[in-house]
Bacterial RNase P class A from a soil metagenome, 367 nucleotides, folded computationally. The prediction has a mean pLDDT of 76.
RNA sequence: UAGCCGAGGCAGUCGCUGUCAUUCAUAUGAUAGAGGAAAGUCCGGGCUCCAUAGGGCAAAGUGCCAGGUAACGCCUGGGAGGUGCAAGCCUACGGAAAGUGCCACAGAAAAUAAACCGCCGCGUCUUGAAUAGAGAUGCGGUAAGGGUGAAAAGGUGCGGUAAGAGCGCACCGCGUAAUUGGUAACAGUUGCGGCACGGAAAACCCCACUCGGAGCAAGACCAAAUAGGAGCUUACGUGAACACUUUAACGGUGAUUCAUGCAAGUAUGGCCCACACUAAAGCUCGGGUAGGUUGCUUGAGGUGUUUGGUGACAAACAUCCUAGAUAAAUGACUGUCCACGACAGAACCCGGCUUAUCGGCUGACUC
Numbered sequence: 001u002a003g004c005c006g007a008g009g010c011a012g013u014c015g016c017u018g019u020c021a022u023u024c025a026u027a028u029g030a031u032a033g034a035g036g037a038a039a040g041u042c043c044g045g046g047c048u049c050c051a052u053a054g055g056g057c058a059a060a061g062u063g064c065c066a067g068g069u070a071a072c073g074c075c076u077g078g079g080a081g082g083u084g085c086a087a088g089c090c091u092a093c094g095g096a097a098a099g100u101g102c103c104a105c106a107g108a109a110a111a112u113a114a115a116c117c118g119c120c121g122c123g124u125c126u127u128g129a130a131u132a133g134a135g136a137u138g139c140g141g142u143a144a145g146g147g148u149g150a151a152a153a154g155g156u157g158c159g160g161u162a163a164g165a166g167c168g169c170a171c172c173g174c175g176u177a178a179u180u181g182g183u184a185a186c187a188g189u190u191g192c193g194g195c196a197c198g199g200a201a202a203a204c205c206c207c208a209c210u211c212g213g214a215g216c217a218a219g220a221c222c223a224a225a226u227a228g229g230a231g232c233u234u235a236c237g238u239g240a241a242c243a244c245u246u247u248a249a250c251g252g253u254g255a256u257u258c259a260u261g262c263a264a265g266u267a268u269g270g271c272c273c274a275c276a277c278u279a280a281a282g283c284u285c286g287g288g289u290a291g292g293u294u295g296c297u298u299g300a301g302g303u304g305u306u307u308g309g310u311g312a313c314a315a316a317c318a319u320c321c322u323a324g325a326u327a328a329a330u331g332a333c334u335g336u337c338c339a340c341g342a343c344a345g346a347a348c349c350c351g352g353c354u355u356a357u358c359g360g361c362u363g364a365c366u367c
Base pairs, nucleotide, nucleotide: 001363002362003361004360005359006358008337009336010335011334012333013332014331016033017032018031019030020029021028035343039354040353042352043351044350045349046348047215048214049213050212054273055272056271057270060210061209062208063207064078065077066076067075068074079093080091081090082089083088094206095205099204100203102199103198116146117145118142119141120140121139122138123137124136125135126134127133154172155171156170157169158168159167173195174193175192176191177190178189179188180187181186219294220293221292222291229285230284231283232282233281236261237260238259239258240257241256242254243253244252245251264278265277266276301320302319303318304317305316306315307314308313
């Protein structure tokens, strides 16, 4: 570093649950019966339901590249960075010249950032024989040396300067163009540029991609019970029909009907749009039931062989059926062997991750 095993094995006597067979029934027989994490409820789904699961915004998630997978925040391989003597291990790994905010204390100064101690030049004053030296002070230049700090205007060296500085040069670093290799992330080579004055986005933000919701207490069926309970709600307009009015007509009225526009309401996250429905619809209050059956275990299933692939994995063939409880099933006793037993018990199912943890065995590699 990769993999396997399993907490008891064997034998016997009783006991529990499911299935099958036999039996009028009771019984009897056969057979199967908790994990590597069953845990956390952290991701992803299958499945069921909600009108459509339609579009957009917001919210949320992921974040190097390429593959695998039903899918994923998972797995595999590669790249970059870091780390270890090494085998290896880790990564919250897009963007800081789009913007806002932050970098305590210390320090002169923490990003439109600087002069505390210093170094150099030109003066003035004191001391002094002296334009020497020492001390004080003004103006100007400087950021190489020192100090503070996690981090201080790229690093090392040479030249140059009054003293210095990418000021110039060489190499490195950084940016950029071309080209080579690679699917790509990236890496190499050559040229150009003295070069943006840092860190951090696990701050907001920008960019790319993903993205309905609720959940087996989902849902379906049967039986039973209650109070066949009470109340509220389709506005506005247009057109047609019908009825009434008008002597007739125009016109007017309407607890009516139909069509249409539109408002309002409903619908399993919020908002907008579309769409569907709306008195057999919707809303509020109150009462009853919460019993049984099903969902419930044949599945993106397990195992073996072959082929392809660096690998995750995929395909073909063969073979197997390995828990379905419902207040919750696998327990007790005896003998023997042994590794003398840690963490720990399914509840719709599966793929992962994370956490807890004892012992045995096998392979490869490093010192």